[in-house]
RNA sequence: GCGGGUGUGGUAUAAUGGCAGAACAUCAGCUUCCCAAGCUGAGGGCGUGGGUUCGAUUCCCAUCAUCCGCU
Numbered sequence: 001g002c003g004g005g006u007g008u009g010g011u012a013u014a015a016u017g018g019c020a021g022a023a024c025a026u027c028a029g030c031u032u033c034c035c036a037a038g039c040u041g042a043g044g045g046c047g048u049g050g051g052u053u054c055g056a057u058u059c060c061c062a063u064c065a066u067c068c069g070c071u
Base pairs, nucleotide, nucleotide: 001070002069003068004067005066006065007064010024011023013021018054026042027041028040029039030038047063048062049061050060051059
């Protein structure tokens, strides 16, 4: 330099164009003499910028990061 894959809460991950989900973690409450465990609830997310569409995590383009291969 060329080609391809991946990118979603703090972490690791689902969702094949129609309300972004569950787990762990965090916080609050309940329970307990206290802690742990358990139960209930809450907050927090689609790498970035454009395009298509009534509607985009999803399709298209560019770009960034990362990984793999070729040279």
Predicted 3D model of a 71-nucleotide RNA (transfer RNA) from a Clostridia bacterium. It matches the Rfam family "tRNA". Gene Ontology term of the family: triplet codon-amino acid adaptor activity. It is annotated as a transfer RNA. The organism belongs to Clostridia, within Bacteria. The coordinates come from a structure-prediction model, not an experiment, and the mean pLDDT is 80.